[in-house]
About this RNA: Predicted 3D model of a 125-nucleotide RNA (SAM riboswitch aptamer (S box leader)). Rfam family: SAM riboswitch aptamer (S box leader). About the family: The SAM riboswitch is found upstream of a number of genes which code for proteins involved in methionine or cysteine biosynthesis in Gram-positive bacteria. The model forms 97% of the base pairs in the Rfam consensus. Model confidence (mean pLDDT): 81 of 100.
RNA sequence: AUCUUAUCAAGAGCAGGUGGAGGGACUAGCCCUAUGAAACCCGGCAACCGGCGGCAAUAUCGCACGGUGCUAAUUCUUGCAGGAUAUACGAUUCAUGAUUGACCGUAUAGCCUGGCAGAUGAGAG
Numbered sequence: 001a002u003c004u005u006a007u008c009a010a011g012a013g014c015a016g017g018u019g020g021a022g023g024g025a026c027u028a029g030c031c032c033u034a035u036g037a038a039a040c041c042c043g044g045c046a047a048c049c050g051g052c053g054g055c056a057a058u059a060u061c062g063c064a065c066g067g068u069g070c071u072a073a074u075u076c077u078u079g080c081a082g083g084a085u086a087u088a089c090g091a092u093u094c095a096u097g098a099u100u101g102a103c104c105g106u107a108u109a110g111c112c113u114g115g116c117a118g119a120u121g122a123g124a125g
Stems, first nucleotide, its partner, number of pairs: 002124007013042001016041003022032003026079001028077002043071003048067003051063003075117001080114004085109006093102003
């Protein structure tokens, strides 16, 4: 590299320091950024693994000492499939005396479900 598994709607400096132009994985969007990007340090959040405490013990709970992680926007939205809803248009069939309604198809809009991809932890290798 790859595989397994758990999690991804909460939280964390709207004026901390260095740094200087880029960043949000990729696509298409849409955003952030010299009222200063990335990166590093500090601070903070969380509590996945270890540790410690509590319990007879497991589960659970607490601390946050060690290992990670995270710290704009839901994993910013989206990419594939399905579902119901609303609106518009069209066709033909059915119902109706007619207006019109039902069914079907297409488009658009937001919504829901699953998947893909990705991120992180733990394990395998």